Notes
A computed fold for a 90-nucleotide RNA from a Chromatiales bacterium, annotated as Glycine riboswitch aptamer.
[in-house]
RNA sequence: ACAGGCCCCGUGGGAGAGCGCCGUCCGUCGGACGGCCGCCGAAGGCGCAACCGCCCGGAAUCGCUCAGGCAAAAGGACCGCGGGGAGCAU
Numbered sequence: 001a002c003a004g005g006c007c008c009c010g011u012g013g014g015a016g017a018g019c020g021c022c023g024u025c026c027g028u029c030g031g032a033c034g035g036c037c038g039c040c041g042a043a044g045g046c047g048c049a050a051c052c053g054c055c056c057g058g059a060a061u062c063g064c065u066c067a068g069g070c071a072a073a074a075g076g077a078c079c080g081c082g083g084g085g086a087g088c089a090u
Base pairs, nucleotide, nucleotide: 001090006085007084008083009082010081011080012079013078018037020036021035022034023033024032025031026030038070039069040068044066045064046063047062051058052057053056
């Protein structure tokens, strides 16, 4: 100096599931809250049989649905591009 990989920022893409019913409030579109049932799984969280390493651990896009979500908006695992940071190998 610093590939790969890691972290952060910006940007583009990004699925699934009732625009459900009732009540209250704001009082404009429409939205917020609470209750009731039905669902989703890709924020997060939890679990572990897949898998990995080693003798007991880690852990997924798998499972659970606590939270979250089910027109739009917002969010969104993950992927692409750009920038920045530390830094192993070299």

The source organism's lineage runs through Bacteria, Pseudomonadati, Pseudomonadota, Gammaproteobacteria and Chromatiales.